[in-house]
Context: one part of a larger RNA
Molecule: small-subunit ribosomal RNA, 3' major domain
Organism: freshwater metagenome
């Protein structure tokens, strides 16, 4: 000067507390340990790893294993011989790939030989290549602590330094927020503001959107309007500004008035100096080290999917606030052309077949779902829906190893879960559906989206983090 303390003192945070739902019990999903394996490729590992990279592993992906092959190579530039490209086809094989056949002359210079450019083969060499290792050689980029309210500098001043001061103090605040004081004066990174969005309003604009008034239809469908709604552009408006208390006449604070909206208005972007030699050498880029007929390349088939078990994260559910049957209520965010699929027929279905419209405020995806009414009557049941049988659909060369749906049969565990532990203060939890992203196909994952829509917070004594001031200190 810090760092610690089972010293103090203040203060804050879903940190307790008071609620509300869960998670440890079950069944299957899915990552991960671990045991297995020819290989089950690699990373990640308290909090900050484990539904994480990976916004899609059947082939590819793929980095792993086997077989079979291949060496200037799959790519990259130069040099040198040939030949334009390129199309179509034959055998061999798992395929790579090896041997052949045909067909074919192009563009630019040049009269014309002949040269060039791109593109293909061959040859030798320089060199490619490398998801091999080192994140404890690095860059970048991200995680943490933490949206914590800190971290610092000039100059001066105090002290032999080492350093201290400021940045302590009395108030206050979400804030080193501001106000007053002071050997300090003053700044700079952050804090707030400036940016996005959502909540009122005006304004400008009216088709694909909307329809109060007239008129018309089945139907905002058509004349017709742009008032409303909306769509997107500009702009108002919020300042503790206004009044009252309180307070140091100050920063504030407390209350109330007008306002859509009051004290930062709800959200999000936005992450100070630095901490973990924190994560990444397999996103890339690099430095050193290794491989060079192999640690490069090609390809077939397996594998990443395996399975006594142990953990994490989610699904679903144990029912009556529920099942199931019926029912012309009501979203809001997005995709669509190798698509999205209305509407017609089949088919119990999942889908088939025909087949308008939309490159979209026009058409389509699209039915929202919880709701509402009938029933069922507490049982392993009209609950649950595992797993097996069989029958079929769809993508796709190709569902054996390893997709996902439909139908019929079947109907496992589970009675709401120990010890212990998460999550959340409002349009928040909880509950209900929808849509995207990767995708040829696969979602209970992620990432958005709106319906419905609660309880509780006396308090800051305890737990966990964390600020600050002060204290001890065989610590640095």
């Nucleotide at each position: 000067u810090g760092a610690c303390g089972g010293g103090g003192a203040c203060c804050c945070g879903c940190a307790c507390a008071a609620g509300c739902g869960g998670u440890g019990g079950a069944u299957g999903a899915u990552g991960u340990g671990g045991a297995u394996u020819a290989a089950u490729u690699c990373g990640a590992u308290g909090c900050a790893a484990c539904g994480c990279g990976a916004a899609a592993a059947a082939c590819c992906u793929u980095a792993c294993c086997u077989a079979c092959c291949c060496u200037u190579g799959a790519c990259a530039u130069g040099u040198u011989c040939g030949g334009a490209a390129u199309u179509c086809u034959g055998c061999a094989g798992a395929g790579a790939u090896g041997c052949g056949g045909a067909a074919g002359u192009g563009c630019u210079c040049g009269a014309a030989a002949g040269a060039g450019a791109a593109c293909c083969g061959g040859a030798a060499c320089a060199c490619a290549g490398g998801u091999g290792c080192u994140g404890c050689a690095u860059g970048g980029c991200u995680g943490u602590c933490g949206u914590c309210a800190g971290c610092u500098c000039g100059u001066g001043u105090c002290g032999u330094g080492a350093g201290a001061u400021g940045u302590u103090g009395g108030g206050u605040u979400a804030a080193g927020u501001c106000c007053c004081g002071c050997a300090a004066c003053g700044a700079g990174c952050g804090c707030a503001a400036c940016c996005c969005u959502c909540g009122u309003c005006c304004u400008u604009a009216g088709u694909u959107g909307c329809c109060a008034u007239c008129a018309u239809u089945a139907a905002g469908u058509u004349g017709g309007g742009c008032a409303c709604u909306c769509u997107a552009a500009g702009g108002a408006a919020a300042c503790c500004g206004c009044c009252g208390g309180u307070g140091a006449u100050a920063a504030g604070c407390c209350g109330g008035a007008g306002g859509a909206a009051g004290g930062u208005g709800g959200g999000g972007a936005u992450g100070a100096c630095g901490u973990c030699a924190a994560g990444u050498c397999c996103u890339c880029a690099u430095g050193g080290c290794c491989c060079u007929u192999a640690c490069a390349g090609g390809c077939u088939g397996g594998g990443c999917u395996a399975c006594a078990c142990a953990c994490g994260u989610g699904c679903u559910a144990c029912a009556a606030u529920g099942g199931c049957g019926g029912u012309g209520a009501c979203a809001g965010u997005g995709g669509g052309c190798a698509g999205c699929c209305a509407c017609u027929a089949c088919g119990c279905g999942a889908g088939u077949a025909g087949g308008a419209g939309c490159u979209a405020a026009u058409c389509c995806c699209a039915a929202a779902a919880a709701g509402c009414c009938g029933u069922c009557u507490c049982a392993g049941u009209u609950c649950g829906g595992a797993u097996u049988g069989u029958u079929c659909u769809c993508u796709g060369c190709a569902a054996c190893u390893c997709g996902a749906g439909a139908g019929c049969a079947u109907g496992a565990a589970g009675g709401c879960g120990g010890a212990a532990u998460c999550g959340c203060u409002a349009g928040u939890a909880a509950u209900c559906g929808c849509g995207g992203a990767u995708c040829a196909g696969c979602a209970u994952g992620c990432c958005g989206c709106g319906g419905u829509g609660a309880a509780u917070a006396c308090g800051u004594u305890c737990c966990c983090a964390g600020g600050c001031c002060u204290u001890g200190u065989a610590c640095a």